[in-house]
């Protein structure tokens, strides 16, 4: 310097304002949010991770034009998508969760 083991540690964000009702942060206008690793920087390209299960497996969405050697990543634009329970119908509120978790770092040890 490179990789391997060993601890230890960090790893999810968001309903302003208004409406209609008894009652809604769940409907309606509107607002706001995007884990993780890859690739020219990604919520919606490829896979993970959550989830959910009959443990086999299933799991959500993008399109145009521009710069560039290279972008479904970047400026413009204009759509579109989000698990399970509760409860007046939820991406966002309570719960399960002081849980797990992809990963990310830091240290130690030995080794070429």
């Nucleotide at each position: 310097u490179u990789a391997g083991a060993u601890u230890u540690u960090c790893a999810g964000g968001a309903c302003a304002g208004g409406g209609u009702g008894c009652g809604a942060u769940u409907c309606c206008c509107g607002a706001c949010c995007g884990g993780c690793g890859g690739u020219a920087u990604a919520c919606c390209c490829c896979g993970c991770g959550a989830g959910u299960g009959u443990u086999a497996a299933c799991u959500g969405a993008a399109c145009u034009u521009g710069u560039g050697c290279g972008a479904u990543u970047c400026a413009a634009g204009u759509g579109g998508c989000g698990a399970c329970a509760g409860u007046a119908u939820a991406g966002u509120c309570u719960g399960g969760a002081u849980g797990g978790g992809a990963g990310g770092a830091a240290a130690u040890u030995a080794u070429g």